Model confidence (mean pLDDT): 81 of 100. The RNA shown here (transfer RNA) has 71 nucleotides and comes from a Candidatus Woesearchaeota archaeon. The same sequence occurs in records of 2 taxa.
RNA sequence: GCCGCUAUGGCGUAAUGGUAGCGUAAGAGACUGUGGCUCUCUAGGCCCGGGUUCGAUUCCCGGUAGCGGCC
Numbered sequence: 001g002c003c004g005c006u007a008u009g010g011c012g013u014a015a016u017g018g019u020a021g022c023g024u025a026a027g028a029g030a031c032u033g034u035g036g037c038u039c040u041c042u043a044g045g046c047c048c049g050g051g052u053u054c055g056a057u058u059c060c061c062g063g064u065a066g067c068g069g070c071c
Base pairs, nucleotide, nucleotide: 001070002069003068004067005066006065007064010024011023012022013021018054026042027041028040029039030038047063048062049061050060051059
């Protein structure tokens, strides 16, 4: 320099154009003599910019970062 893949809560991981879900961690409550386990509830996220569309995490273009391959 070229090519490919990836980017989603604190962490991990889904969602093939129509309310962004799950696990774990965190906070509150119930239970318990205390703690743990269990149960209930709560808050928290789509890498950035632009385009297409009635509507974009999803499709297109550019960029950034990480990983891999070629040279």
The source organism's lineage runs through Archaea, Nanobdellati and Candidatus Woesearchaeota. Rfam family: tRNA. By type it is a transfer RNA. Rfam's curators write: Transfer RNA (tRNA) molecules are approximately 80 nucleotides in length.